[in-house]
RNA sequence: GACUGUCAAUGGCAAACCCGUCGCGAGGCGGGGACGCAAAGCUAGAGGUCUCAGAUCGCCCACGGUUUGCGAUAGCUCGGUCGCCGGU
Numbered sequence: 001g002a003c004u005g006u007c008a009a010u011g012g013c014a015a016a017c018c019c020g021u022c023g024c025g026a027g028g029c030g031g032g033g034a035c036g037c038a039a040a041g042c043u044a045g046a047g048g049u050c051u052c053a054g055a056u057c058g059c060c061c062a063c064g065g066u067u068u069g070c071g072a073u074a075g076c077u078c079g080g081u082c083g084c085c086g087g088u
Stems, first nucleotide, its partner, number of pairs: 002088004012037002017032006035075001041081003045078003048073003052069007
């Protein structure tokens, strides 16, 4: 450096749910809590999903489809980037 996670060690993260808090919302953050994770570290570049607002179509309401814009998600996938320990 490449490949790899069968074994060991030191550790790490933390789903659902509950409480607090911020946000119209998707969700974020803090605390508790562990379903899981070898990148469940970082990054919204591509696709996906979701939200809010507008336009438009289904006669109208409700609701749903399409589309535009602002957003959310890194624990949906791919890409980018950095990295611990062991094995070959």

Description:
c-di-GMP-I riboswitch aptamer from an Actinomycetota bacterium, 88 nucleotides, folded computationally. The source organism's lineage runs through Bacteria, Bacillati and Actinomycetota.